Notes:
The RNA shown here (Bacterial RNase P class A) has 363 nucleotides and comes from a soil metagenome. Its Rfam family is "Bacterial RNase P class A". About the family: Ribonuclease P (RNase P) is a ubiquitous endoribonuclease, found in archaea, bacteria and eukarya as well as chloroplasts and mitochondria. Its mean pLDDT, the model's own confidence on a scale to 100, is 77. The sequence is in RNAcentral, with records from MGnify.
[in-house]
RNA sequence: GGUCGGGCAAUCGCCGGGCGGAUUCGUCCGCCGGGAGGAAAGUCCGGUCUCCAUAGGGCAGCAUGCCGGCUAACGGCCGGGGGUGUGCGCUCAAAGUGCACGCUACGGAUCAGUGCCACAGAAAAUAUACCGCCGGCUUUACCGCUGGUAAGGGUGAAAAGGUGCGGUAAGAGCGCACCGCGAUCUGAGCAAUCGGAUUGGCAGGGAAAACCCCAUGUGGAGCAAGACCAAAUAGGGGAGGAGGAGCGGCCCGCUCCGUUACAACUUCCGGGUAGGUUGCUGGAGCCCGUCAGUAAUGGCGGGCCUAGAGGAAUGAUUGCUGCCGCUUCCGCAAGGGGCGGUACAGAAACCGGCUUACAGACC
Numbered sequence: 001g002g003u004c005g006g007g008c009a010a011u012c013g014c015c016g017g018g019c020g021g022a023u024u025c026g027u028c029c030g031c032c033g034g035g036a037g038g039a040a041a042g043u044c045c046g047g048u049c050u051c052c053a054u055a056g057g058g059c060a061g062c063a064u065g066c067c068g069g070c071u072a073a074c075g076g077c078c079g080g081g082g083g084u085g086u087g088c089g090c091u092c093a094a095a096g097u098g099c100a101c102g103c104u105a106c107g108g109a110u111c112a113g114u115g116c117c118a119c120a121g122a123a124a125a126u127a128u129a130c131c132g133c134c135g136g137c138u139u140u141a142c143c144g145c146u147g148g149u150a151a152g153g154g155u156g157a158a159a160a161g162g163u164g165c166g167g168u169a170a171g172a173g174c175g176c177a178c179c180g181c182g183a184u185c186u187g188a189g190c191a192a193u194c195g196g197a198u199u200g201g202c203a204g205g206g207a208a209a210a211c212c213c214c215a216u217g218u219g220g221a222g223c224a225a226g227a228c229c230a231a232a233u234a235g236g237g238g239a240g241g242a243g244g245a246g247c248g249g250c251c252c253g254c255u256c257c258g259u260u261a262c263a264a265c266u267u268c269c270g271g272g273u274a275g276g277u278u279g280c281u282g283g284a285g286c287c288c289g290u291c292a293g294u295a296a297u298g299g300c301g302g303g304c305c306u307a308g309a310g311g312a313a314u315g316a317u318u319g320c321u322g323c324c325g326c327u328u329c330c331g332c333a334a335g336g337g338g339c340g341g342u343a344c345a346g347a348a349a350c351c352g353g354c355u356u357a358c359a360g361a362c363c
Base pairs, nucleotide, nucleotide: 001363002362003361004360006321007320008319009318010317011316012315014035015034017032018031019030020029021028022027037344041355042354044353045352046351047350048349049222050221051220052219061218062217063216064215065214066080067079068078069077070076081106082104083103084102085101086100087099088098089097090096107213108212113211114210116206117205130153131152132149133148134147135146136145137144161179162178163177164176165175166174180202181200182199183198184197185196186195187194188193226278227277228276229275236269237268238267239266240265243257244256245255246254247253285304286303287302288301289300290299291298292297322342323341324340325339326338327337329336330335
């Protein structure tokens, strides 16, 4: 890093589906078949789908950031390049470099600007001089004064190219060789980038996981999205409507409410709640083979159907057994018995990733 993540059986349940029967149409009964994961998790990225918004363009904000490829897409994956760490080697040694393994947020720090670099240290970026080294003055010398220097020491995470030879009073790219760096030209590569030649003694450190600059991308909300059907009650609108209600078997009569329109009552329409249906699970699907490709991945052929609930089922008990541990038990031994353990976790529209959790076993 990958694969798996106990097995078999019985009984009682739970959630969907199919068939048959009964039914008071509410439902009930019988049979058959299906029912969690590698992460179903975190909800961190990317998409499908849905609704809302949207003339076009820009700013801000956010995200990404070497190159190429894969993909529906990605901040994912694969391959490559650069850098860097460790080990071994080359070299007298160092700088440098080769190989193996690991890590890598890896655009820009002269050619925009601003700011920062603690402590220590002379000095942290317009360079500088504590010790030291060397010359001059006084001098036998030390000390002191003055000047040169940056090789050596010291500080630091980091000190203005590195190593060596020459050179010098001492030194210094002061000169030279190799390495590094810049510029120009050029070869290889799709590219990142790598190599070569010429030339310049040589730019001036670090940090952009500081602000910032550059390039690219980016509308918002999410299946409780959304769509359909639709009671009861109370509102709204249209039409009809001068009577309506009670007492009463009926008429008379009596009582109450209303009477020129906002009444009661009848009827129709519409919004909408409960409730129901849908979205809903056959899909960038899974398995096997084969071909292309270094690989990610893709093409082709064959086979398979594998939860769809929704305040939310997938459970419980028992027996046998696998694996691991313990054992003052039995057995000469092989072995047996007893006890204990067997993880993380659990669908909620779906898919691709990432991250995190995980007893144990195998490769």